[in-house]
RNA sequence: CGAGAGGUAGCUAAGCUGGCAAAGCGCCUCCCUCAUAAGGAGGUCAUUCGUGGGUUCGAAUCCCACCCUCUCGA
Numbered sequence: 001c002g003a004g005a006g007g008u009a010g011c012u013a014a015g016c017u018g019g020c021a022a023a024g025c026g027c028c029u030c031c032c033u034c035a036u037a038a039g040g041a042g043g044u045c046a047u048u049c050g051u052g053g054g055u056u057c058g059a060a061u062c063c064c065a066c067c068c069u070c071u072c073g074a
Stems, first nucleotide, its partner, number of pairs: 001073007010025003019057001026044006050066005
């Protein structure tokens, strides 16, 4: 320098035929127990999906530029 994959909650991670962002782990409270663990219930979480523009009635999703990570090539 070129090509490809990726960037979503504290962590992992789904959603990418455009229609209002799941789930698990974690954390907090309660129930259960003599107590702990396990189990159960509720809550806490992304006013926004790397950043900035564009398209659209509507964008995590499509288009453009840039930033970061990984892989391959030179």
Predicted 3D model of a 74-nucleotide RNA (transfer RNA) from a Cyclobacteriaceae bacterium. It matches the Rfam family "tRNA". Lineage of the source: Bacteria > Pseudomonadati > Bacteroidota > Cytophagales > Cyclobacteriaceae. The RNAcentral record of the sequence draws on ENA.